[in-house]
Molecule: Glycine riboswitch aptamer
RNA sequence: AGGACUCUCUGGAGAACACAUUGAGUUGUGUGCCGAAGGUGCAAGGGGCAACCCGAAUCUCUCAGGCAAACGGACAGAGAUAGGCGU
Numbered sequence: 001a002g003g004a005c006u007c008u009c010u011g012g013a014g015a016a017c018a019c020a021u022u023g024a025g026u027u028g029u030g031u032g033c034c035g036a037a038g039g040u041g042c043a044a045g046g047g048g049c050a051a052c053c054c055g056a057a058u059c060u061c062u063c064a065g066g067c068a069a070a071c072g073g074a075c076a077g078a079g080a081u082a083g084g085c086g087u
Stems, first nucleotide, its partner, number of pairs: 002085001005083001006080006016031005032067003038063001039061001041059001045054003
């Protein structure tokens, strides 16, 4: 040189009904549903005598979370920037 692990701004999907209750979409129960915070699982490949271990995702599970709006939100774009890493 380099690149975001940081911060700011902008965009940002999916999925709900019933009953009871409340000043209130407030709270509770039941059944159903969603995947894009986080987390689980693993293909190729690698390691191991073996058991097994390492190993990606918007895939998978649905534990957590969510199913008006708001908040949150993977990811994308723009900008700012300290330290560390690395050559």